[in-house]
RNA sequence: GAGGGCGUAGCUCCAACGGUAGAGCGUUGGACUCCAAAUCCAACGGUUGCGGGUUCAAAUCCCGUCGCCCUCA
Numbered sequence: 001g002a003g004g005g006c007g008u009a010g011c012u013c014c015a016a017c018g019g020u021a022g023a024g025c026g027u028u029g030g031a032c033u034c035c036a037a038a039u040c041c042a043a044c045g046g047u048u049g050c051g052g053g054u055u056c057a058a059a060u061c062c063c064g065u066c067g068c069c070c071u072c073a
Stems, first nucleotide, its partner, number of pairs: 001072007010025004019056001026044006049065005
């Protein structure tokens, strides 16, 4: 220098074909208990790496860019 993959909640990851952004863990509160653990219930938590474009509508499609990884030179 060329090509490819990945980037979504504090962590690990879902989200055919564009149509309300979710789960588990975690944290907080409650129930239960003599207290606690376990269990159960509820809540909290996201500018979908960043910028732009297309669209009625974008995590998803297109362009650029940053970071990490792989391959080639």
This is a predicted structure of a 73-nucleotide RNA (transfer RNA) from Nymphaea colorata. Taxonomically the source falls in Nymphaea (Eukaryota, Viridiplantae, Tracheophyta, Nymphaeales). The RNAcentral record of the sequence draws on Ensembl Plants. It matches the Rfam family "tRNA". From the family's description: Transfer RNA (tRNA) molecules are approximately 80 nucleotides in length. The family's RNA type in Rfam is transfer RNA.